[in-house]
RNA sequence: GCCGGUGUGGCUUAGUGGUUAAAGCGCCACGCUCAUAACGUGGAGAUCGUGGGUUCGACUCCCACCACCGGCA
Repeated sequence: GCCGGUGUGGCUUAGUGGUUAAAGCGCCACGCUCAUAACGUGGAGAUCGUGGGUUCGACUCCCACCACCGGCA
């Protein structure tokens, strides 16, 4: 330099055009306990890597860029 893949709460993932972005772990509060853990209940937290475009409508499709991973040279 060329090609491909990935990017979604603190972490790991789901969601592949349609009205509210879901779950597990973690975090906070409360309950339970002599107490901790476990367990139960509730809660906060992601404008979906960045910027444009297509569309009535984009996490989803297209383009450029950024970061990481892999392959080729």
This is a predicted structure of a 73-nucleotide RNA (transfer RNA) from a Candidatus Aenigmatarchaeota archaeon. The prediction has a mean pLDDT of 83. RNAcentral holds the sequence, with entries from ENA. Rfam family: tRNA. It is annotated as a transfer RNA.